[in-house]
RNA sequence: GCCGCUUCCCCGGGGGGCUGCCGAUCCGCAGCUGAGAGGAAGGCUGGAGCCUUCGACCCGCUGAACCUGAUCCGGUUAGAACCGGCGGAGGAAGGGAUGCGGUGUCCACG
Numbered sequence: 001g002c003c004g005c006u007u008c009c010c011c012g013g014g015g016g017g018c019u020g021c022c023g024a025u026c027c028g029c030a031g032c033u034g035a036g037a038g039g040a041a042g043g044c045u046g047g048a049g050c051c052u053u054c055g056a057c058c059c060g061c062u063g064a065a066c067c068u069g070a071u072c073c074g075g076u077u078a079g080a081a082c083c084g085g086c087g088g089a090g091g092a093a094g095g096g097a098u099g100c101g102g103u104g105u106c107c108a109c110g
Base pairs, nucleotide, nucleotide: 001103002102003101004100005099007097008096009095010094011060012059013058014057017032018031019030020029021028039054040053041052042051043050044049066091067090068089072085073084074083075082
């Protein structure tokens, strides 16, 4: 110097679906699936539309967390979820310290 493991620190990425109802002081109500389906605060807006911060949850290259293709295709379902395909296709967020072990190189001495 490199590799593996242990412990710790800091940091980063991501999503919020489906069905029905109602129609408003605004991510509502009921139900379903799911790890998670806006839990808290604030803002824009007046379209049940969206944004910011925090929390919960999942994930960080051994990366199907998540995004694109995709308003995709087949099965299944009330519909999503789910299973298979697309497909190991294209993208996607990690550094530091500590100790132990292994290993390589160089220098000095014997």

The RNA shown here (TPP riboswitch aptamer (THI element)) has 110 nucleotides. Model confidence (mean pLDDT): 78 of 100. The sequence was found by an Rfam model in a public genome assembly.